Background:
This is a predicted structure of a 74-nucleotide RNA (transfer RNA) from a Bacillota bacterium. Rfam family: tRNA. Rfam links the family to the GO term triplet codon-amino acid adaptor activity. The sequence was found in a public genome assembly. The prediction has a mean pLDDT of 82. Taxonomically the source falls in Bacillota (Bacteria, Bacillati).
[in-house]
RNA sequence: GGACCCUUAGCCAAGUGGUAAGGCACGGGACUGCAACUCCCUCAUCGCCGGUUCAAAUCCGACAGGGUCCUCCA
Numbered sequence: 001g002g003a004c005c006c007u008u009a010g011c012c013a014a015g016u017g018g019u020a021a022g023g024c025a026c027g028g029g030a031c032u033g034c035a036a037c038u039c040c041c042u043c044a045u046c047g048c049c050g051g052u053u054c055a056a057a058u059c060c061g062a063c064a065g066g067g068u069c070c071u072c073c074a
Stems, first nucleotide, its partner, number of pairs: 001070007010024003018054001027041004047063001049061003
């Protein structure tokens, strides 16, 4: 220098055009003499900028970060 892959909540993770599941943790509540256990509730404009589209986490481009491989130099 080139090719490909990944980036979603505090953590893990599903979703690949029709508007973001689930688990853990945190917080609130119920239960309890107080707790624990258990149960309920709450928490994300999807790395960033731009584009396409009626509609973008999803498609396209640039950039940033991470990974694998190839090539060149030494």